This is a predicted structure of a 135-nucleotide RNA (c-di-AMP riboswitch aptamer (ydaO/yuaA leader)) from a Bacillota bacterium. The sequence was found by an Rfam model in a public genome assembly. The model forms 96% of the base pairs in the Rfam consensus.

[in-house]
RNA sequence: AAAAUAUAGAGGCUGAAUCCUUCUGAAAAAGAAGGUACGGAGGAACCGGAACAAGGGGUUAAUCCAUUUUCAUGGUAGGGUACUCCUAUUACCCGAACCCGUCAGCUAACUUCGGAAGCCUGAAUAGGAGGUCAA
Numbered sequence: 001a002a003a004a005u006a007u008a009g010a011g012g013c014u015g016a017a018u019c020c021u022u023c024u025g026a027a028a029a030a031g032a033a034g035g036u037a038c039g040g041a042g043g044a045a046c047c048g049g050a051a052c053a054a055g056g057g058g059u060u061a062a063u064c065c066a067u068u069u070u071c072a073u074g075g076u077a078g079g080g081u082a083c084u085c086c087u088a089u090u091a092c093c094c095g096a097a098c099c100c101g102u103c104a105g106c107u108a109a110c111u112u113c114g115g116a117a118g119c120c121u122g123a124a125u126a127g128g129a130g131g132u133c134a135a
Stems, first nucleotide, its partner, number of pairs: 011120004019035006038114005047105001055103001056100004064075004078094004083130008
């Protein structure tokens, strides 16, 4: 000097998934209860409209196509990347998983559910608009 691992803090990323109060607890750990920013589902009229089992449907960016003895490969709708949004040109990455259970179009009133988990992206350039901080 560089790299790797671990811990703590700070700062951040994906995501609806933040914050508050009370109780248990040695604890700033963890658990329980009640709320909450935020998010999902069901559900009239009107409108729309199919299905009849190879079912049908929901959350999500995560659909679809081709190849394949390979359960993988290549692409793709779509999505993400350090102030926020828009436009243009590019770079890298994701393109999974789970649930309902024969049943659901939209949908006012109304009913109901979630309010996690996992990580370290260092991505830029130009133009425009709006913010934040410092002097």

Rfam family: c-di-AMP riboswitch aptamer (ydaO/yuaA leader). Rfam describes the family as follows. This family represents a conserved RNA structure found upstream of the ydaO and yuaA genes in Bacillus subtilis and related genes in other bacteria.